[in-house]
The prediction has a mean pLDDT of 79. Predicted 3D model of a 115-nucleotide RNA (c-di-GMP-I riboswitch aptamer) from a Gammaproteobacteria bacterium.
RNA sequence: ACGAGGCAAAGCCAUACCCACUGCAAAGUGGGGACGGAAAGUCACGGGUCCUGACAAUCGCCGGAGAGUGAUUCAUUCUCCUUGAGAAGAGCGCCAGGAUUGCCGGGCUACCGCC
Numbered sequence: 001a002c003g004a005g006g007c008a009a010a011g012c013c014a015u016a017c018c019c020a021c022u023g024c025a026a027a028g029u030g031g032g033g034a035c036g037g038a039a040a041g042u043c044a045c046g047g048g049u050c051c052u053g054a055c056a057a058u059c060g061c062c063g064g065a066g067a068g069u070g071a072u073u074c075a076u077u078c079u080c081c082u083u084g085a086g087a088a089g090a091g092c093g094c095c096a097g098g099a100u101u102g103c104c105g106g107g108c109u110a111c112c113g114c115c
Stems, first nucleotide, its partner, number of pairs: 003115001005112002007113001012037002017032006035102001041108003045105003048100006055093001058090002061084001063081008
């Protein structure tokens, strides 16, 4: 110097949760708190996941017909037709923006006696 490692020693970070603030949100910042961590330091480079917005197959909703059930008109279930609303719903997929480094990989940097 490099590799492995964290048994020793000195330290470091800080999950969940709570409070305050920022943000449409994911989430972030500060304080408290420790599940854990040998890079749980750092960088959104590759992947994954999450959020927001647009498009959006399909489903659902409106309307009609048939059958069944309960029942005073009516309600409800299933099937088919139609394309009406595109405001309120879900949404495979896809694009854009954002988040996540304590999801994984990768880059860079770093403490230490023993081996």